[in-house]
Molecule: transfer RNA
Organism: Sessilibacter corallicola
């Protein structure tokens, strides 16, 4: 220095080949139930790493750039 994976809610993971209202568990917030708790049911809020680009349309393609991981010198 070169090259390869890789980035989504607090956390872990989806989104099949460009057409999602961007889902899911766990987690927090709030109700119901209970003498209280804890479990049970409901219900709320949270995310596309940054900048550009392509396209009618980008979480998904492409270009740089940053975190992380791996190979080679």
């Nucleotide at each position: 220095c070169u090259c390869c994976c890789u980035a989504u809610a607090g956390u872990u993971c989806a989104a099949c080949a460009g057409g999602a209202u961007a889902g899911a568990a766990c987690g927090a917030g709030g109700g119901c139930c209970u003498c209280c708790u804890a479990a049970g049911c409901c219900c709320u809020a949270a995310a596309u790493c940054c900048a550009g680009g392509u396209u009618c349309g980008a979480g998904u393609c492409c270009u740089g750039g940053u975190g992380g991981g791996g190979a080679g010198g």